[in-house]
Context: one part of a larger RNA
RNA sequence: UUGGGCGUAAAGCGCGUCUAGGUGGUCUUUUAAGUCUGAUGUUAAACUGCGCGGCUCAACUGCGUAUUGCGUUGGAAACUGGAAGACUGGAGUAUUGGAUAGGUGGGUGGAACUGCAAGUGUAGAGGUGAAAUUCGUAGAUAUUUGCAGGAACGCCGAUGGGGAAGCCAGCCCACUGGACAAAUACUGACGCUGAAGCGCGAAAGCGUGGGGAGCAAACAGGAUUAGAUACCCUGGUAGUCCACGCUGUAAACGAUGAUUACUAGGUGUUGGGGGUCAAAUCUCAGCGCCCAAGCUAACGCGAUAAGUAAUCCGCCUGGGGAGUACGUACGCAAGUAUGAAACUC
Numbered sequence: 001u002u003g004g005g006c007g008u009a010a011a012g013c014g015c016g017u018c019u020a021g022g023u024g025g026u027c028u029u030u031u032a033a034g035u036c037u038g039a040u041g042u043u044a045a046a047c048u049g050c051g052c053g054g055c056u057c058a059a060c061u062g063c064g065u066a067u068u069g070c071g072u073u074g075g076a077a078a079c080u081g082g083a084a085g086a087c088u089g090g091a092g093u094a095u096u097g098g099a100u101a102g103g104u105g106g107g108u109g110g111a112a113c114u115g116c117a118a119g120u121g122u123a124g125a126g127g128u129g130a131a132a133u134u135c136g137u138a139g140a141u142a143u144u145u146g147c148a149g150g151a152a153c154g155c156c157g158a159u160g161g162g163g164a165a166g167c168c169a170g171c172c173c174a175c176u177g178g179a180c181a182a183a184u185a186c187u188g189a190c191g192c193u194g195a196a197g198c199g200c201g202a203a204a205g206c207g208u209g210g211g212g213a214g215c216a217a218a219c220a221g222g223a224u225u226a227g228a229u230a231c232c233c234u235g236g237u238a239g240u241c242c243a244c245g246c247u248g249u250a251a252a253c254g255a256u257g258a259u260u261a262c263u264a265g266g267u268g269u270u271g272g273g274g275g276u277c278a279a280a281u282c283u284c285a286g287c288g289c290c291c292a293a294g295c296u297a298a299c300g301c302g303a304u305a306a307g308u309a310a311u312c313c314g315c316c317u318g319g320g321g322a323g324u325a326c327g328u329a330c331g332c333a334a335g336u337a338u339g340a341a342a343c344u345c
Stems, first nucleotide, its partner, number of pairs: 003317004007299002012313001014200004021193003025087007033080002035076008048066007090190001091187004095182003102176007109153001113149008124135002161168002205246006214240002219235004257312006265290010294301002318345003327338004
């Protein structure tokens, strides 16, 4: 390579968008590149395969023939491709409607917390398994009033909703994205996938400037302990927050790529529609649970498939060495991406 695979054994890119490429619905006519078929030329001999012979057999050897390729030419037209025309089921557009923590910007609210000021008040408070470090007669803790500040949004709240993923939650306003349902009308295959490319991408981290209540790596102290560079306690700086820029990784997980079709049911729920006086019930789109057939090494999956098929992409090929070395690209750096071998079992 062929093949076989990718939920958990090695293996689905973190996610999207799009180019090349690959692939593609129904019908009619046509073409004949692919495809099929006939003829013919060439394919040296030897060799190889097959058939028949000659040395007693075989090796060896003689004769005949065939396979495949390429060129030329005649034909076939189902399928694939090309051309022309048509269609509406895929896809899309218009209309109406409701749902939504989808995104961005601005405003605003209450609880809690900390600090400051003041009042009341007096000896403790805090903390723990027990303590101590710590705070407090310069008046703490507690309590009341006022002011200031930053961050996060209790109940509702869900087994719920939205988003491509990362993720998204007080309330209000503005701008804005996507999905869904219903009924018609229109376009007429415009579709699917997608190497590169481009964009988005938690937390931590980095740069510049702000901000800093609480929490809290590092750090300091107190304990514990044989030790205790920890777990516990008292403090506490980066950081956590905002703006702009970088980084580009996660158990970025459903450890399950995208799209399409098909294959029993039961039950709950979210949004819409039909239906009903109200129900029952039917249906479309999601989100869950239990299961038929089937699949699986088992666990389990089971219309949200890991079932049955198709198209396209990505990836895997024993463990360690190693996601290392080297080179290259990107980055301010941290590092990231790509990614071996010797050796060894």
Model confidence (mean pLDDT): 88 of 100.
Small-subunit ribosomal RNA, central domain from an uncultured bacterium, 345 nucleotides, folded computationally.
Rfam family: Bacterial small subunit ribosomal RNA.